Annotation
This is a predicted structure of a 71-nucleotide RNA (transfer RNA) from Candidatus Colwellbacteria bacterium RIFCSPLOWO2_01_FULL_48_10. The source organism's lineage runs through Bacteria, Bacteria candidate phyla and Candidatus Colwelliibacteriota. Rfam family: tRNA. It is annotated as a transfer RNA. From the family's description: Transfer RNA (tRNA) molecules are approximately 80 nucleotides in length.
RNA sequence: GCCCUCAUAGCUCAAUGGUAGAGCAGUUGCCUUUUAAGCAAUUGACCAUGGUUCGAUUCCAUGUGGGGGCA
Numbered sequence: 001g002c003c004c005u006c007a008u009a010g011c012u013c014a015a016u017g018g019u020a021g022a023g024c025a026g027u028u029g030c031c032u033u034u035u036a037a038g039c040a041a042u043u044g045a046c047c048a049u050g051g052u053u054c055g056a057u058u059c060c061a062u063g064u065g066g067g068g069g070c071a
Stems, first nucleotide, its partner, number of pairs: 001070007010024004018054001026042005047063005
C1' cells in the first nucleotide's frame, strides 16, 4: 500500500427493511435474625457522517477504531 472481517446495554451475544431483545451485572421492593440464595418490578445501547427508501441496527459510500491475510 491492497484485500477480508468486526463495531448493538457495564460484560457476553441476538435481531429476514417495519415499536432493538436475552443472559449476567446494576437499582428498588418482598422474603430472611443478618448475608447469600429465591421471587417481583425496573434503569440502561444500534461507532461517526452522508445517501437510498414511506420507513435503516439491517442496503450503499466515506471516515474512525479492533482483528486477520498478501506484499